[in-house]
Context: one part of a larger RNA
RNA sequence: GGAUGAACGCUGGUGGCAUGCCUAACACAUGAAAGUCGGACGGGAAGUGGUGUUUCCAGUGGCGGACGGGUGAGUAACGCAUAAGAACUUGCCCUUGGGAGGGGAACAACAGCUGGAAAUGGCUGCUAAUACCCCAUAGGCUGAGGAGCAAAAGGAGGAAUCUGCCUGAGGAGGGGCUUGCGUCUGAUUAGCUAGUUGGUGAGGCAAUAGCUUACCAAGGCGAUGAUCAGUAGCUGGUCUUUUGGGAUGAUCAGCCACACUGGGACUGAGACAUGGCCCAGACUCCUACGGGAGGCAGCAGUGGGGAAUUUUCCGCAAUGGGCGAAAGCCUGACGGAGCAAUGCCACGUGGAGGUAGAAGGGCCACGUGGAGGUAGAAGGUCCACGGGUCGUGAACUUCUUUUCUUGGAGAAGAAGUAAUGACGGUAUUUGGGGAAUAAGCAUCGGCUAACUCUGUGCCAACAGCCUCGGUAAUACAGAGGAUGCAAGUGUUAUCC
Numbered sequence: 001g002g003a004u005g006a007a008c009g010c011u012g013g014u015g016g017c018a019u020g021c022c023u024a025a026c027a028c029a030u031g032a033a034a035g036u037c038g039g040a041c042g043g044g045a046a047g048u049g050g051u052g053u054u055u056c057c058a059g060u061g062g063c064g065g066a067c068g069g070g071u072g073a074g075u076a077a078c079g080c081a082u083a084a085g086a087a088c089u090u091g092c093c094c095u096u097g098g099g100a101g102g103g104g105a106a107c108a109a110c111a112g113c114u115g116g117a118a119a120u121g122g123c124u125g126c127u128a129a130u131a132c133c134c135c136a137u138a139g140g141c142u143g144a145g146g147a148g149c150a151a152a153a154g155g156a157g158g159a160a161u162c163u164g165c166c167u168g169a170g171g172a173g174g175g176g177c178u179u180g181c182g183u184c185u186g187a188u189u190a191g192c193u194a195g196u197u198g199g200u201g202a203g204g205c206a207a208u209a210g211c212u213u214a215c216c217a218a219g220g221c222g223a224u225g226a227u228c229a230g231u232a233g234c235u236g237g238u239c240u241u242u243u244g245g246g247a248u249g250a251u252c253a254g255c256c257a258c259a260c261u262g263g264g265a266c267u268g269a270g271a272c273a274u275g276g277c278c279c280a281g282a283c284u285c286c287u288a289c290g291g292g293a294g295g296c297a298g299c300a301g302u303g304g305g306g307a308a309u310u311u312u313c314c315g316c317a318a319u320g321g322g323c324g325a326a327a328g329c330c331u332g333a334c335g336g337a338g339c340a341a342u343g344c345c346a347c348g349u350g351g352a353g354g355u356a357g358a359a360g361g362g363c364c365a366c367g368u369g370g371a372g373g374u375a376g377a378a379g380g381u382c383c384a385c386g387g388g389u390c391g392u393g394a395a396c397u398u399c400u401u402u403u404c405u406u407g408g409a410g411a412a413g414a415a416g417u418a419a420u421g422a423c424g425g426u427a428u429u430u431g432g433g434g435a436a437u438a439a440g441c442a443u444c445g446g447c448u449a450a451c452u453c454u455g456u457g458c459c460a461a462c463a464g465c466c467u468c469g470g471u472a473a474u475a476c477a478g479a480g481g482a483u484g485c486a487a488g489u490g491u492u493a494u495c496c
Stems, first nucleotide, its partner, number of pairs: 001496004006492005013347006019340002021305001026303003030300002035063003040060002043057004070258003079183002082180004088175003093171007101135004110125006140149003154163003184230003191221003196218008233255004237248004260281005283294004311337001313336003319333001320331004350399004361390004366386006404433006413423001440485005445466003451480005
């Protein structure tokens, strides 16, 4: 000098765009953040004078809750980055073949009885399906061969037809796995390893594999730093730098890991999922003491910690996502508004004229005169006047209106014939008014731009370094003046 997710002091007019718990992965009141489908199904209810039509719903069933959003605790690892690879998988989507024949038994809802304070159950009986099961069929799978094994579902419509279902092949995008190379510090950590290293058989997985197991062999790693210990999410990037390099990993984007702590599986195309389940633990809450409920590292918000970090806001109008044939519903993703000079950028706080450079005032090692002082003077000191300076400033005259205030008009963002805008009567634009509403902070011995007076007297203080202060301090404090930057300016912290 540059930089920052900054903080603190003093000060503070406007707009645009960004950014905003770096500390306790501390504990959380309250609201809401994942639902949807009646065009899969039986049923119930509302409404109507009745039928029909319509609307809504608990339950069965389907798809989605593995995405999106948060955090960085753990992890020195094929975790990440980069470059390759072979023994895999893939719901929805795209392309292209083939198929859907026959039959059956249940379980919710519901009804009845009944346990419990509640959470939530138990027994008996009835019922539907795109829920479940059996048989048949199969250009698929297994097998050396003989041979063996495995499917299906309907719905809407007057119809045409549309849509869904089963099974092959190919694709796209996604995911799992393996490997080369790279990836912080310590030797005051030198040896480490027993499923350990390899083989065979068996098991297991979507798949390779000591992944698991029995037996056999005794291997495997290591000063090119194993093991151990400490620290740490990694990267694209960001900051700095002539280069080389150094530091860093907020926001945005990719990957990974985690979800009160530890463990476990279930379902599923996909999870070992947590706004799903089970077990154990700590904590909090309810209880009729028998037993139950909970998980903000989602968005707001609270307490706590801290130098320090925002609203318990509006909307699904746009973009995107889930479900649905669609209308649509849901969406604290997202779009917006609010708060904060936290940062960057832009604008303003007026322009012009104007006299012998007004008056008043402050300041002055400027000048004159006087006072005081002394033997006589001089300086300092006090008073007055003049001059200088603050000050090309003010008054005054005149002009303008960014901003301010007050009226009028008023968007784009909406795609797709129409309708549909949270932001918002916002941006923008056009009249009226009036210089009106708007300047500070730090420094002035040298480095380093900017100097004098008074006070203080090695005191009080200042200070980044050299230093300064002990009676004339340009270095302390105040004042006048000046310099720098400017809605900021200084200090502190950290990096280059």
This is a predicted structure of a 496-nucleotide part of an RNA (small-subunit ribosomal RNA, 5' domain) from Calotropis procera. The prediction has a mean pLDDT of 80.